[in-house]
RNA sequence: GCCCCUGUCGUCUAAAGGUUAGGACACCGGGCUUUCAAUCCGGUAAUCGGAGUUCGAUUCUCCGCAGGGGCG
Numbered sequence: 001g002c003c004c005c006u007g008u009c010g011u012c013u014a015a016a017g018g019u020u021a022g023g024a025c026a027c028c029g030g031g032c033u034u035u036c037a038a039u040c041c042g043g044u045a046a047u048c049g050g051a052g053u054u055c056g057a058u059u060c061u062c063c064g065c066a067g068g069g070g071c072g
Stems, first nucleotide, its partner, number of pairs: 001071007010025004018055001027043005048064005
């Protein structure tokens, strides 16, 4: 330099054009317990940036950014 893949709560992951963006772990609050742990209930928190297509974009297209892989 060229090609391919990936980017969603703190972490891992689902949603694959149709709204409340869901789940697990973690965190916070509460119940139970003499206390802690375990367990149960509840809560906070996210779509990498910009443009385009569309009635509607996390999803499709383009450009960028970041990460990974392959070739040279």

Transfer RNA from a Pseudomonadota bacterium, 72 nucleotides, folded computationally. Its mean pLDDT, the model's own confidence on a scale to 100, is 80. Its Rfam family is "tRNA". Rfam links the family to the GO term triplet codon-amino acid adaptor activity. By type it is a transfer RNA.